[in-house]
RNA sequence: AUAAAAAUAUAAGAAACACCUCGUAUAAUAUUGGGGAUAUGGCCCAAGAGUUUCUACCGAACCACCGUAAAUGGUUCGACUACGGGGAUUGCAUAUAACGGA
Repeated sequence: AUAAAAAUAUAAGAAACACCUCGUAUAAUAUUGGGGAUAUGGCCCAAGAGUUUCUACCGAACCACCGUAAAUGGUUCGACUACGGGGAUUGCAUAUAACGGA
């Protein structure tokens, strides 16, 4: 994530919550400092930037690169969060009845 099982009934419902979907934001991005690993490795911590924006700033796979040094790069797929639009009705909310409890 999907499916199944389980679920008192009926009526009418979509304002709220939750759910589904779309849009906007951000490119799940880039910068700096400190520490760490070393071709069986390529990480950890912190800060500020980015959004009329709170939060987040990662994961996996594949490819490349670095001949042992201090530095990683590319591609694809995958979220959360904030706000707004739309949708649906098994959650939910309202009413009644039934049942149970005080």